[in-house]
RNA sequence: CGGGAAAUAGCUCAGCUUGGUAGAGCACUUGGUUCGGGACUAAGAGGUCGUAGGUUCAAUUCCUAUUUUCCCGA
Numbered sequence: 001c002g003g004g005a006a007a008u009a010g011c012u013c014a015g016c017u018u019g020g021u022a023g024a025g026c027a028c029u030u031g032g033u034u035c036g037g038g039a040c041u042a043a044g045a046g047g048u049c050g051u052a053g054g055u056u057c058a059a060u061u062c063c064u065a066u067u068u069u070c071c072c073g074a
Stems, first nucleotide, its partner, number of pairs: 001073007010026004020057001028044005050066005
């Protein structure tokens, strides 16, 4: 320098190809249970979907540029 993949909650990831109010597990908070803790159980909080534009009534999703990380090639 060229090609490809990834970026979504504190962590690990799904959802995207087929556009329509953003989810799961773990972790966290509160209640129940317990002498207490753990385990179990019920509820809750937490995310302008890497960034900036564009298309659209509507974008995590489509298009363009760009940042970071990783892989391949030269």